The RNA shown here (FMN riboswitch aptamer (RFN element)) has 118 nucleotides. Rfam family: FMN riboswitch aptamer (RFN element). Its family is annotated with FMN binding in the Gene Ontology. Rfam describes the family as follows. The RFN element is a highly conserved domain that is found frequently in the 5'-untranslated regions of prokaryotic mRNAs that encode for flavin mononucleotide (FMN) biosynthesis and transport proteins. On this family, see Gelfand et al., Trends Genet 1999: "A conserved RNA structure element involved in the regulation of bacterial riboflavin synthesis genes". It was read from a public genome assembly, where an Rfam model found it.
RNA sequence: AACAAGUUUCAGGGCGGGGUGCAAUUCCCCACCGGCAGUAAAGUCUGCGAACCCCAUUAGGGGCCGAUCAGGUGCGAUUCCUGAACCGACGGUAUAGUCCGGAUGGAAGAAACGGCUA
Numbered sequence: 001a002a003c004a005a006g007u008u009u010c011a012g013g014g015c016g017g018g019g020u021g022c023a024a025u026u027c028c029c030c031a032c033c034g035g036c037a038g039u040a041a042a043g044u045c046u047g048c049g050a051a052c053c054c055c056a057u058u059a060g061g062g063g064c065c066g067a068u069c070a071g072g073u074g075c076g077a078u079u080c081c082u083g084a085a086c087c088g089a090c091g092g093u094a095u096a097g098u099c100c101g102g103a104u105g106g107a108a109g110a111a112a113c114g115g116c117u118a
Base pairs, nucleotide, nucleotide: 003115006113007112008111009110010109016030017029018028019027031098032097033088034087035048036047037046038045043086044085052063053062054061055060068084069083070082071081072080090101091100092099
């Protein structure tokens, strides 16, 4: 320097204004937000996590899984710049990406410690 086991910590943001209404942060108009890894810097590419569904006493296994174009620069960008779009689990409640709840949960993964060549 590199690095197996193990341990610890961390690991998701956002409804502000107006309208209608008995009632809406849920509808309508304007607004606001963007997990992790990869790659020219990405909510929309590729892969993953979460949520959701099925099986199982559990551990765990399987399934499902949203959405972007145009122009510019450049060796290289669906990632940068300009412009215009689009998407967002389940339960609750006046119909919810933004409120409340499962969740003081889980987790992709990040960092540190550690060990001393397994």